[in-house]
RNA sequence: CGCGCAGGACGGGUGAUCGCUGGCAUGAGGGUCAUACCUUAUGCGGGAGGAAAGUCCGGGCUCCAUAAAGCAGGGUACUGGGUAAUCACCAGGCGCCUUUUUCGUGAGGAAACGGCGACGGAAAGUGCAACAGAGAAUAAACCGCCGCUUGCUCUCAGAGCAGACGGUAAGGGUGAAACGGUGGGGUAAGAGCCCACCGCGUGAGGGGUGACUCUCAUGGCACGGCAAACCCUACCUGGAGCAAGGCCAAAUAGGGAGGCAUGGUUCGCUUGACCGACGCCUCCGGGUAAGGCCGCUUGAAGCUAGCGGUAACGCCAGCUCUAGAGGAAUGAUCGCCUCCAUCGCAAGAUGAAGACAGAACCCGGCUUACAGUCCUGCGCAUUUU
Numbered sequence: 001c002g003c004g005c006a007g008g009a010c011g012g013g014u015g016a017u018c019g020c021u022g023g024c025a026u027g028a029g030g031g032u033c034a035u036a037c038c039u040u041a042u043g044c045g046g047g048a049g050g051a052a053a054g055u056c057c058g059g060g061c062u063c064c065a066u067a068a069a070g071c072a073g074g075g076u077a078c079u080g081g082g083u084a085a086u087c088a089c090c091a092g093g094c095g096c097c098u099u100u101u102u103c104g105u106g107a108g109g110a111a112a113c114g115g116c117g118a119c120g121g122a123a124a125g126u127g128c129a130a131c132a133g134a135g136a137a138u139a140a141a142c143c144g145c146c147g148c149u150u151g152c153u154c155u156c157a158g159a160g161c162a163g164a165c166g167g168u169a170a171g172g173g174u175g176a177a178a179c180g181g182u183g184g185g186g187u188a189a190g191a192g193c194c195c196a197c198c199g200c201g202u203g204a205g206g207g208g209u210g211a212c213u214c215u216c217a218u219g220g221c222a223c224g225g226c227a228a229a230c231c232c233u234a235c236c237u238g239g240a241g242c243a244a245g246g247c248c249a250a251a252u253a254g255g256g257a258g259g260c261a262u263g264g265u266u267c268g269c270u271u272g273a274c275c276g277a278c279g280c281c282u283c284c285g286g287g288u289a290a291g292g293c294c295g296c297u298u299g300a301a302g303c304u305a306g307c308g309g310u311a312a313c314g315c316c317a318g319c320u321c322u323a324g325a326g327g328a329a330u331g332a333u334c335g336c337c338u339c340c341a342u343c344g345c346a347a348g349a350u351g352a353a354g355a356c357a358g359a360a361c362c363c364g365g366c367u368u369a370c371a372g373u374c375c376u377g378c379g380c381a382u383u384u385u
Stems, first nucleotide, its partner, number of pairs: 002380009012337007020047002023044008049356001053367002056365005061241004068271004073237005078092004093119001094117004099112005120232002125230002127226002142172002144168004149163006180198006199221001200219008245294004255284006263275003301320004306315003340351004
C1' cells in the first nucleotide's frame, strides 16, 4: 500500500417564497341548555427514524378483581453488579479459537491483544451414538510383535512361506470418539509393570463477596461423550390487552327459553374469598352505529455542569418542552455551503442529495435492511529493512 473480517458514527446544513397540518392566544360567523361542536381571519411555536421495520423480549398503563394459597403449565440457568424490568447491559471467572512473544527433550505451560460460549447436574433414573471397525463403556484382537512347535522350499550352522498352542495391546488400520498422555527404565515382546513430569482422585492450608484459584501432602489411579435428548435441582411467574378501557348521543322487542345457594367470578384444576333474585349466567332472536369525544403525549423525558463508581450506572443543581394524525398532514421551488460521482495537470465545469426506508398509547432492549463517507481493532499477503 492492497484485500478481508468484526464493531461503531453520520447518512446533509442554512436562508427565502409558496403550500399542507397540529397546538396555544385573540376576533368574527353558525349552532346550542352549554365556548360540547363546525367554519374562517391574524399572530406565535412545532411537524416522520437509526432503524419508525420485525412483533422476538421486558415493562409502564387499562380492565377482570379485592388478585390470596397450591398444582399443572410456562420461563430462566457461571459469579457479582446495574436497571422499573429484560438484555445479546457492565465487570469478572472458566473453557475454546487465531496471531505474537517466551519456557520445556517432550507431553505440554506462561503472558499480551482480539474473537466465541444456548456456561447448573452424566454414581437419581431412562435413552442415543447409523455406517465402518476386533471392539463403542464393567468392550476388544483385524494387521502386527514375541515365545515355542509342525510341515514345505532354498543359494542350507541360517532365511522365507503356511499352520497349531501360548503371551501382548507399545506400533498400524476403522471411526466423530477406542478405557489417561510424554520421556526414560525394564521385558522374550510389551503394558502404570516401575520412575520422573503433565493430568486425575483424596486430604489440609492460604487468597477472593463469589464464580473460582494457589501451595503442600498423598494415591498407580479410570464406567468416557451427548441433557440445543427425556429428565433432576434451584429460582421466577395471575389473565387479557389501546381493536385495553371510559363518557355522550341514537335506536330497539326493557323479547323468548333454560339454570341458579348443587350457580357465577379473563387459559385449566383444587382450596379460600367475594357476588347472588329489581340480580347473575347460558342459548335463541331483534335493533343502533360503521357516530362524536376522551384515553393521546410532561415522560422510569432530554441537555449541560459537579460528585461517587474500573464500568454499566446513580445522586444533586440548572435549563428545555421537541408530531399527536384519525383513511391519515410533515411537501415543492430557488440561492449559498458541504459530502459524492464523471471530465480535467490544475483552476474549474456538469450532474446530483443518491441507500434502507414513513410515527399511530408510550418507554427500554434485541434482530433484520442499508448507496456513500469516516473511525477503531484484528487477520492475510506483498514490498523494504
Overview:
Bacterial RNase P class A, 385 nucleotides, folded computationally. Of the family's consensus pairs, 96% are formed in the model. Its Rfam family is "Bacterial RNase P class A". Its family is annotated with dimeric ribonuclease P complex, ribonuclease P activity and tRNA processing in the Gene Ontology.